[in-house]
Molecule: transfer RNA
Organism: Elusimicrobiota bacterium
RNA sequence: UGCUCGGUAGCUCAAUGGCAGAGCGCGCGACUGUUAAUCGCGUGGUUGUAGGUUCGAGUCCUACCCGAGCAG
Numbered sequence: 001u002g003c004u005c006g007g008u009a010g011c012u013c014a015a016u017g018g019c020a021g022a023g024c025g026c027g028c029g030a031c032u033g034u035u036a037a038u039c040g041c042g043u044g045g046u047u048g049u050a051g052g053u054u055c056g057a058g059u060c061c062u063a064c065c066c067g068a069g070c071a072g
Base pairs, nucleotide, nucleotide: 001071002070003069004068005067006066007065010024011023012022013021018055025043026042027041028040029039030038048064049063050062051061052060
């Protein structure tokens, strides 16, 4: 330098172009000798950045940034 893949909640990851979700975590409560476990409720987002297409973009297109891999 080129190519491929990835970037979404604190973490690990989903999401057919049509309301951004799950698990874990965290907070409160229930349960009980206490903790843990379990259960209930709640808490969560500039979807890497900037543009473009579209009635509508996490998703499609372009450039750039960051990470991983491959090639030279």